[in-house]
Context: one part of a larger RNA
RNA sequence: CGCAGGAAAUUUGAGAGGAUCUGUCCUUAGUACGAGAGGACCGGGAUGGACGCACCGCUGGUGGACCAGUUGUCAUGCCAAUGGCACCGCUGGGUAGCUAUGUGCGGAAGGGAUAAGCGCUGAAGGCAUCUAAGCACGAAACCCACCUCAAGAUGAGAUUUCCCAUCCGAAAGGAGUAAGACCCCUCGUAGACUAUGAGGUUGAUAGGCCUGAGGUGUAAGUCCAGUAAUGGGCUCAGCUGACAGGUACUAAUCGGUCGAGG
Repeated sequence: CGCAGGAAAUUUGAGAGGAUCUGUCCUUAGUACGAGAGGACCGGGAUGGACGCACCGCUGGUGGACCAGUUGUCAUGCCAAUGGCACCGCUGGGUAGCUAUGUGCGGAAGGGAUAAGCGCUGAAGGCAUCUAAGCACGAAACCCACCUCAAGAUGAGAUUUCCCAUCCGAAAGGAGUAAGACCCCUCGUAGACUAUGAGGUUGAUAGGCCUGAGGUGUAAGUCCAGUAAUGGGCUCAGCUGACAGGUACUAAUCGGUCGAGG
């Protein structure tokens, strides 16, 4: 820009893409078959491998704005307590998120039309013949079926709901609006940007604060014991990024633009 008014939502599916794998064991059954040795088809069930998709409850990894321990040195006047630097100084853990080696799921089943092939009926050709007319089976291949995208499918589809018939102009056209949308702002289940989604005071969108979860592992201070190092009590404490809920304290203010007349 188009889809013969303007919008919002829900859809159909022409078409396109993805997937399509396979082992072992049990049973049928030591049956059919076979002198024996051996040993099935068909059917029923179980469990794996590789591959793929999703997820983080479990097992782990990472987790440089979390917690603790600790060395050297410098600083906060000193003690104590802290902070800086030293590969995140080193070390032990670790929330969210992201993850695999972790977990869940998938290939199936079924239908259609067939290939080679196997047939029925059956002439030409009194017989025979699966074929010439006709009919029935038959494969991981084909078409459906499963998953995803999809009406620019210009062949532009469908359904539901909302907005209405204003003003100027001879007309072309223009203006202000409606439903609605955008700008702008707060953000994330989204993300390079854009897009997308949640919100914008009639508000829990983000921050703060509060209460929790989870993490770390018992803070500082003071008292007690000990010459002291240290240990113990207050103390399962203190601190705590991303997690959950609550709460308008802060910031989403005030505004602007576009948008039908069929």